[in-house]
Record summary
The prediction has a mean pLDDT of 83. Predicted 3D model of a 117-nucleotide RNA (c-di-AMP riboswitch aptamer (ydaO/yuaA leader)) from a soil metagenome. Rfam family: c-di-AMP riboswitch aptamer (ydaO/yuaA leader). Rfam links the family to the GO terms regulation of gene expression and cyclic-di-AMP binding.

RNA sequence: AGCCGAACUCCACCCAGGAGGCGGAGGAACCAAAUUACGGGGCGCAGUUCCGGUUUGCCGGAACGGGGUACUCUCAAGCCCUAGCCCGUCAGCUAACUCCGCAGGCGAAUAGGAGAG
Numbered sequence: 001a002g003c004c005g006a007a008c009u010c011c012a013c014c015c016a017g018g019a020g021g022c023g024g025a026g027g028a029a030c031c032a033a034a035u036u037a038c039g040g041g042g043c044g045c046a047g048u049u050c051c052g053g054u055u056u057g058c059c060g061g062a063a064c065g066g067g068g069u070a071c072u073c074u075c076a077a078g079c080c081c082u083a084g085c086c087c088g089u090c091a092g093c094u095a096a097c098u099c100c101g102c103a104g105g106c107g108a109a110u111a112g113g114a115g116a117g
Stems, first nucleotide, its partner, number of pairs: 002106003008020004021102006031092001039090001040087004047064007065082005071117005077110001
């Protein structure tokens, strides 16, 4: 006594569920792209390059980039993170329309500084 995150509120509840709100995907024309094994793609901040090691799965390090830091925004600094999962040969954008999620994890310390609101 709040924080990260879309992951909240209300109704109903015997079971089953419903509504609002927030978030994501698919999906015309036009436009774009031409492009198929080195397959391709999605959620997410979690990406690129280089060096070393390697059992070739990955591990360690550096730089740039990205994200978080307690009412909000901007600036500077410090600290921390830079994962994980999914689709299954397939998806550019995309009106109508269709479908899906509303989890999980932290917390006695930047709950700090400057400016504005």